[in-house]
Context: one part of a larger RNA
RNA sequence: GGAUGAACGCUGGCGGCGCACUUAACACAUGCAAGUCGAACGAACUGACAGAUAAAAGAUAGCCUAGUGUUAUCGACUAUAGGUCAGUUAGUGGCGAACGGGUGAGUAACACGUAGGUGACCUGCCCCGAAGAGGGGAAUAACUGUCGGAAACGGCAGACAAUACCCCAUACGCUCUGAGAGGUUCGAGACUCUUGGAGGAAAAGCUCCGGCGCUUUGGGAGGGGCCUGCGGCCUAUCAGCUAGUUGGUGAGGUAACGGCUCACCAAGGCAAUGACGGGUAGGGGACCUGAGAGGGUGACCCCCCACACUGGCACUGAGACACGGGCCAGACUCCUACGGGAGGCAGCAGUGAGGAAUAUUGCGCAAUGGGCGAAAGCCAGACGCAGUGACGCCGCGUGGAGGAUGAAUGCUUUCGAGUUGUAAACUCCUUUUCCGGAGGACGAGGAAGGACGGUACUCCGGGAAUAAGCCCCGGCUAACUACGUGCCAGCAGCCGCGGUAAUACGUAGGGGGCGAGCGUUAUCC
Numbered sequence: 001g002g003a004u005g006a007a008c009g010c011u012g013g014c015g016g017c018g019c020a021c022u023u024a025a026c027a028c029a030u031g032c033a034a035g036u037c038g039a040a041c042g043a044a045c046u047g048a049c050a051g052a053u054a055a056a057a058g059a060u061a062g063c064c065u066a067g068u069g070u071u072a073u074c075g076a077c078u079a080u081a082g083g084u085c086a087g088u089u090a091g092u093g094g095c096g097a098a099c100g101g102g103u104g105a106g107u108a109a110c111a112c113g114u115a116g117g118u119g120a121c122c123u124g125c126c127c128c129g130a131a132g133a134g135g136g137g138a139a140u141a142a143c144u145g146u147c148g149g150a151a152a153c154g155g156c157a158g159a160c161a162a163u164a165c166c167c168c169a170u171a172c173g174c175u176c177u178g179a180g181a182g183g184u185u186c187g188a189g190a191c192u193c194u195u196g197g198a199g200g201a202a203a204a205g206c207u208c209c210g211g212c213g214c215u216u217u218g219g220g221a222g223g224g225g226c227c228u229g230c231g232g233c234c235u236a237u238c239a240g241c242u243a244g245u246u247g248g249u250g251a252g253g254u255a256a257c258g259g260c261u262c263a264c265c266a267a268g269g270c271a272a273u274g275a276c277g278g279g280u281a282g283g284g285g286a287c288c289u290g291a292g293a294g295g296g297u298g299a300c301c302c303c304c305c306a307c308a309c310u311g312g313c314a315c316u317g318a319g320a321c322a323c324g325g326g327c328c329a330g331a332c333u334c335c336u337a338c339g340g341g342a343g344g345c346a347g348c349a350g351u352g353a354g355g356a357a358u359a360u361u362g363c364g365c366a367a368u369g370g371g372c373g374a375a376a377g378c379c380a381g382a383c384g385c386a387g388u389g390a391c392g393c394c395g396c397g398u399g400g401a402g403g404a405u406g407a408a409u410g411c412u413u414u415c416g417a418g419u420u421g422u423a424a425a426c427u428c429c430u431u432u433u434c435c436g437g438a439g440g441a442c443g444a445g446g447a448a449g450g451a452c453g454g455u456a457c458u459c460c461g462g463g464a465a466u467a468a469g470c471c472c473c474g475g476c477u478a479a480c481u482a483c484g485u486g487c488c489a490g491c492a493g494c495c496g497c498g499g500u501a502a503u504a505c506g507u508a509g510g511g512g513g514c515g516a517g518c519g520u521u522a523u524c525c
Stems, first nucleotide, its partner, number of pairs: 001525004006521005013396006019389002021354001026352003030349003035095003040092002043089007052080003058074006064067001102307003112231007121224003126220007134168004143158006174199009205212002233279003240270003245267008282304004286297004309330005332343004360386001362385003368382001370379003399429004410419003434462006443452001469514005474495003480509005490497002
């Protein structure tokens, strides 16, 4: 000198774009952050419509006993059981919830980066191709009844539905297996063709009739698993480490290779090219600095990894060993009728605590991307915006021109004057900004639809009006005098100043530097 997720002191007008718990992966009140589909299904409820049955205020007509009578027809309203249409949704079912969002604890490791391998593998939704969807069955939730419990929630009995579940048939292809042939390869289990055997599927669904779905299978795209070479911290005041350890055979397990696991067998394997141990740490793209080489860092943004109160475990599923799913154990907190239960902000806000220190319990799905749905649409603290903060970068302003008797004031003085100083006053001008008023978007590809936002922007009016500080002045280093103080009080980055004339302390005048900032501290080059 440059830099910062900064903090502190003094000061502070505006805008744009960014950034904002570096500490306690400390504990969390409250609200929200993942739903959706009624065009898969039964049921319940609500409304509308038309009819049916019952009953009925009453109306009309008849009869005579003339009444609170009786008969017939019609009949508002009501009830019941169904029907059609529309709507709502607790449950069954499907898809999603494994994405998106957060954090950096752990991890020195194939975690990451890079280059490869997979003849050892998987892949829902999406795209292209092939073949198919025949027949049958048994349940169960919701519901009803009943019982238990303070609650959380549950037991028993009964009935019923499906794109839920099960069985049979079929077999283009698929899986397993026997035989043969081919080329590939270092080799092989992979690939292609022929042939024999065995195995195994469907939702016949929904529909607004346009479609949407379903099963098996080949290929693709995108995504992932596994393996390997190389690369990137400190420590030898850590020198030996290792028993599933190293290898083999067999088996199990996995989507898959493998000591991944197990049985048996062998005795290996690693290490001064640093094993093992200890410390520290998420890695990279990048960022800062530097002429570069290099050094330092890993905030924001992007990619990968790991984690979700702590530890362990599996279930479901194409995918998890699953942040807002489950089980067990532990610590902690809460409720309780004391029998028993509930919870997990390292999501967005917000609270306490810690700390030098870090924001609103805001608005909206209008845009972008996402989940579900045929769609309308619903959901969404992703996201888009707004709010707070000079935290950073950039831009603008605090006026411009003229103005000498060089006014006054302050300070200095050799008392003549010098300086403050064109600075002010004063004159003329301008209106960025500001205030008031009017208009008013783009963002929305096509009619409508905008949280931001009556914002940006434009026009009109007003009036220099609303806006300057901070640090320094001994040398390094740009900028000097006076007074006070008297090795005191104090300064200080280094050298060093201060003990009676201090340009070094304090104040003032003047000056220098930067400027909505200026200094200090911390850290890196």
A computed fold for a 525-nucleotide part of an RNA from an uncultured bacterium, annotated as small-subunit ribosomal RNA, 5' domain. The coordinates come from a structure-prediction model, not an experiment, and the mean pLDDT is 84.